A computed fold for a 513-nucleotide part of an RNA from an uncultured bacterium, annotated as small-subunit ribosomal RNA, 5' domain. The RNAcentral record of the full RNA draws on ENA, Greengenes and SILVA. Its Rfam family is "Bacterial small subunit ribosomal RNA". Gene Ontology terms of the family: structural constituent of ribosome and ribosome. Its mean pLDDT, the model's own confidence on a scale to 100, is 86.
[in-house]
Context: one part of a larger RNA
RNA sequence: GAUGAACGCUAGCGUCAGGCCUAAUACAUGCAAGUCGAACGGUAAGUAGCAAUACUUAUAGUGGCAAACGGGUGCGUAACGCGUAAGCAACCUGCCCACUACUGGGGGAUAGCCCGGCGAAAGCGGGGGUAAACCCGCAUGGUCCUGUGGUAGCACCUGCUACAAUAGGUAAACUGAAAGGGGUAGUGGAGGGGCUUGCGUCUGAUUAGGUAGUUGGGGGGGUAGUGGCCCACCAAGCCGAUGAUCAGUAGGGGUUCUGAGAGGAUUGGCCCCCACACGGGUACUGAGAGACGGACCCGACUCCUACGGGAGGCAGCAGUAGGGAAUAUUGGGCAAUGGGCGCAAGCCUGACCCAGCCAUGCCGCGUGAAGGACGAAGGCGCUCAGCGUUGUAAACUUCUUUUACUCACGAAGAACGGCAGUUGUGCGCAACUGUGUGACGGUAGUGAGGGAAUCAGCACCGGCUAACUCCGUGCCAGCAGCCGCGGUAAUACGGAGGGUGCAAGCGUUGUCC
Numbered sequence: 001g002a003u004g005a006a007c008g009c010u011a012g013c014g015u016c017a018g019g020c021c022u023a024a025u026a027c028a029u030g031c032a033a034g035u036c037g038a039a040c041g042g043u044a045a046g047u048a049g050c051a052a053u054a055c056u057u058a059u060a061g062u063g064g065c066a067a068a069c070g071g072g073u074g075c076g077u078a079a080c081g082c083g084u085a086a087g088c089a090a091c092c093u094g095c096c097c098a099c100u101a102c103u104g105g106g107g108g109a110u111a112g113c114c115c116g117g118c119g120a121a122a123g124c125g126g127g128g129g130u131a132a133a134c135c136c137g138c139a140u141g142g143u144c145c146u147g148u149g150g151u152a153g154c155a156c157c158u159g160c161u162a163c164a165a166u167a168g169g170u171a172a173a174c175u176g177a178a179a180g181g182g183g184u185a186g187u188g189g190a191g192g193g194g195c196u197u198g199c200g201u202c203u204g205a206u207u208a209g210g211u212a213g214u215u216g217g218g219g220g221g222g223u224a225g226u227g228g229c230c231c232a233c234c235a236a237g238c239c240g241a242u243g244a245u246c247a248g249u250a251g252g253g254g255u256u257c258u259g260a261g262a263g264g265a266u267u268g269g270c271c272c273c274c275a276c277a278c279g280g281g282u283a284c285u286g287a288g289a290g291a292c293g294g295a296c297c298c299g300a301c302u303c304c305u306a307c308g309g310g311a312g313g314c315a316g317c318a319g320u321a322g323g324g325a326a327u328a329u330u331g332g333g334c335a336a337u338g339g340g341c342g343c344a345a346g347c348c349u350g351a352c353c354c355a356g357c358c359a360u361g362c363c364g365c366g367u368g369a370a371g372g373a374c375g376a377a378g379g380c381g382c383u384c385a386g387c388g389u390u391g392u393a394a395a396c397u398u399c400u401u402u403u404a405c406u407c408a409c410g411a412a413g414a415a416c417g418g419c420a421g422u423u424g425u426g427c428g429c430a431a432c433u434g435u436g437u438g439a440c441g442g443u444a445g446u447g448a449g450g451g452a453a454u455c456a457g458c459a460c461c462g463g464c465u466a467a468c469u470c471c472g473u474g475c476c477a478g479c480a481g482c483c484g485c486g487g488u489a490a491u492a493c494g495g496a497g498g499g500u501g502c503a504a505g506c507g508u509u510g511u512c513c
């Protein structure tokens, strides 16, 4: 000098930032991922109607998309995990963008529903019947896929690209009934991901040898794809004092702190990457997961039970217990930004935006300003009836009103979108006008009013180190970072007066340079 700090004394305000470093301990309760009725059949309510019916609203279910993002934590990991630079002629990619072609014609099941049954519950069978953008054939089809062989160009090994041939194979879904929104196939793009590689990446040799799928091969399986990734066979290799293996420690980086620099330390907040989601394992669905708020199995724990059987996972936001020197509200709002769904209106969003608590930190402001005595009183000191000091300090006079208080006004953050209208248009839409939207918040801010009014502490004063005397104590009580003080005049202990340094803080302790 710095700090995610803690402790002691003290404490007026504001902006911004930060706030479980310990038990990746266990969790009551609420919320944190839904949405679409313009995919579908129903059900309920309402409105109109005598009724049929029509319309509106709501939605359990089927279906679609999302739920793999966003949010949390740092257990594990010394590794292509991360950083940096490359490669993939060995790969994938939903939504988005551009372009091309297409969207013909059939069939089937099932939930919801009805009937009936089992169970304490969680829930689960049986029968009947039903819709779709659900599922399955058929047709058509390409530069798509598979096989065969050809020409040309290219190349970094297996090869790549373009063109043409031949045989076989593979598509689709409708909805609004208007604009429009969707669907299928293909090419390219953007963004995202996967894999491989060079270099870098803590400590220990009181760890010196390690290794059998081990190292390599041709073959096969698997994968989006290369690969002992896996498998059978064959060979006997491979790594290592340039530190293998083993052990310990640890998420990595941008950064941050310190330092003249070199360097050392650091990874809390924010951003990128990785890993994990009660401990461990497994796959399913899907463009994408080996999936925090999905599934299954094993285990520990907790809870419910009619004892037969079931339910659960806060390292999401709050909050509770525990641990600890120590770390906050079971708050408001989707107004903004962003995300999901939806044609849209909109709905959801503990992401986010705000508010609350805490001097935890940085910065800023204030607690008044000017004048005022050869100097009040009081305190303290002394060579003691006069001086010194506190001290221009106070009183007193004049002035100001930041801040606080009272009253009044009162934001920006709002741009959109929707609706209505006008204009333009390449007919997709765009521009303009009107109307409307604020949690924070009657907040910030502004103005007025009266009145110095409402606001100072903490540590230190032997040397280092700025700041000195008196009294008390008497190697006692005590101080102390080091040197060292204290045994009767202690500037070093305790108190007082005075002083010094910082200041809404000041000291102490821990840690780093």
Base pairs, nucleotide, nucleotide: 001512002511003510005509006508007507008506009505012365013364014363016361017360018358019357020323025321026320027319029318030317031316034065035064036063039062040061042059043058044057045056046055047054048053072276073275074274081201082200083199084198085197086196087195088194091193092192093191096189097188098187099186100185101184102183104138106136107135108134113128114127115126117124118123144169145168146167147166148165150163151162152161153160154159174181175180202248203247204246209239210238211237214236215235216234217233219231220230221229251273252272253271254270256265257264258263278299279298280297281296282295301312302311303310304309329355331354332353333352337351338349339348340347341346368399369398370397371396378390379389380388381387382386405449406448407447408446409445413440418435419434420433421432422431423430424429457502458501459500460499461498462483463482464481468497469496470495471494472493478485479484